[in-house]
RNA sequence: GUAAUAAAAGGGCAAACCCGUUGAAAGACGGGGACGCAAAGCUAAGGUGUCUAACUGGAUUUCCCAAACGACAGACCGGCUGCAUCA
Numbered sequence: 001g002u003a004a005u006a007a008a009a010g011g012g013c014a015a016a017c018c019c020g021u022u023g024a025a026a027g028a029c030g031g032g033g034a035c036g037c038a039a040a041g042c043u044a045a046g047g048u049g050u051c052u053a054a055c056u057g058g059a060u061u062u063c064c065c066a067a068a069c070g071a072c073a074g075a076c077c078g079g080c081u082g083c084a085u086c087a
Base pairs, nucleotide, nucleotide: 002087004085005084012037013036017032018031019030020029021028022027035074041080042079043078046077047076048075049072050071051070056066057065058064
């Protein structure tokens, strides 16, 4: 440097749910908590997809429809980086 992930050591992350903060919402962050994860590390300005719908437009009117410039990397493919073991 390349390939692989069966087992081991030492570690790492943390779903649902609860509390708090934040946000229009989706969601995010902090604390608790563990369903899982060998990239559950980064990338949403690589592609697909999903969620929300503030602004805006339509409709006609508290409702509804469209709509991302808002999110999700723990939906999938790709890209970048990285631990251990083994060849």